[in-house]
Molecule: Bacterial RNase P class A
Organism: candidate division CSSED10-310 bacterium
RNA sequence: GGAGCAGCCCAGGUGGCCGCUGGCCGGCUUCCAGCCGGCUGGAGGAAAGUCCGAACUCCAUAGGGCAGGAUGCUGGGUAACACCCAGUCACGGCGACGUGAAGGAAAGUGCCACAGAAAACAUACCGCCUCGUUCGCGGGGUAAGGGUGAAAAGGUGCGGUAAGAGCGCACCGCGGAGGGGGUGACUCCUCCGGCAGGGCAAACCCCAUCCGGAGCAAGACCAAAUAGAGGAGCGCUCGAGGGCGGCCCGUCCAAGCUCCCGGGUAGGUUGCACGAGGCGCCGGGCAACCGGCGUCCCAGAUGAAUGGCCACCACCUUCGGGGACAGAAUUCGGCUUAUCGGCUGCUCCGCCC
Numbered sequence: 001g002g003a004g005c006a007g008c009c010c011a012g013g014u015g016g017c018c019g020c021u022g023g024c025c026g027g028c029u030u031c032c033a034g035c036c037g038g039c040u041g042g043a044g045g046a047a048a049g050u051c052c053g054a055a056c057u058c059c060a061u062a063g064g065g066c067a068g069g070a071u072g073c074u075g076g077g078u079a080a081c082a083c084c085c086a087g088u089c090a091c092g093g094c095g096a097c098g099u100g101a102a103g104g105a106a107a108g109u110g111c112c113a114c115a116g117a118a119a120a121c122a123u124a125c126c127g128c129c130u131c132g133u134u135c136g137c138g139g140g141g142u143a144a145g146g147g148u149g150a151a152a153a154g155g156u157g158c159g160g161u162a163a164g165a166g167c168g169c170a171c172c173g174c175g176g177a178g179g180g181g182g183u184g185a186c187u188c189c190u191c192c193g194g195c196a197g198g199g200c201a202a203a204c205c206c207c208a209u210c211c212g213g214a215g216c217a218a219g220a221c222c223a224a225a226u227a228g229a230g231g232a233g234c235g236c237u238c239g240a241g242g243g244c245g246g247c248c249c250g251u252c253c254a255a256g257c258u259c260c261c262g263g264g265u266a267g268g269u270u271g272c273a274c275g276a277g278g279c280g281c282c283g284g285g286c287a288a289c290c291g292g293c294g295u296c297c298c299a300g301a302u303g304a305a306u307g308g309c310c311a312c313c314a315c316c317u318u319c320g321g322g323g324a325c326a327g328a329a330u331u332c333g334g335c336u337u338a339u340c341g342g343c344u345g346c347u348c349c350g351c352c353c
Stems, first nucleotide, its partner, number of pairs: 001349009012313007020042009044325001048336002051334005056215004068211005073087005088102001089100004103206002108204002110200003125146002127142006154172006173195001174193008219270004230260005241253004277296008315322002
């Protein structure tokens, strides 16, 4: 100087004024409700996308299977996961490091464009060798060389041969056996076999593991109103009850009236803020993470609050100015995406001293 990885901080601060909303206290007015005053709490790292996994709730459910879906190297973490950590192998990078839907093609079926003889029960365009020849060519051998293709029945070398060929040999590869290391994926070593047979499973499929559905507009409770099944009491000419402005009389109408239960619309309450919680210390573990002790309480709306103005300070600035992405709605664990500015640590490569 260039690069790789891991992590952290802020999401401007303070003060004043005016507002919004949750809780508590006091007052008006004893309660409810409302109003006023005081104190106090009031968006995020992603609250987002709603892509996975759960909690919770209701519905369904004897048990098992089929279908369908998800996951797919190994070990660990977790409530769980498609997430995280640690490793293995493959590929990329000089390297730090990064990426990987990474089981099975020796169960079966299928596909492999164009080119090419042939894309897989096989086969031979050019060529090479050999035999015949009417010299045009024909028969046979071969798959080393050329050619086609993304891919052609192991690769390199030596020997061998008419030319060739695992035909023979060495090394690599492949398959098998044995041994060492590792929990395991896997890896190392030795020996044996000239050697099975292309690729694609992000084609169907096979194997292993897991999976019921709907979702806080879930669900529960209180309950004006309306319909309706039920119960009790009173009453039907011995008149309950209703109208005539409150009461009595009177008069008119009159077969129902009242209460309970039930039901659950409007509305309200709850679910709903103490939780797989945050922070600190100690301990275990490479780590993800786990355990113990201490400490803290930290938004809860429902047309839906968390805002506006001013001053000073801080940051960047080309001195004009500028400050992103975005806002809770049942709650957590992840993933992904968007985004302003800054800081720290470790490592690698190159150059110089």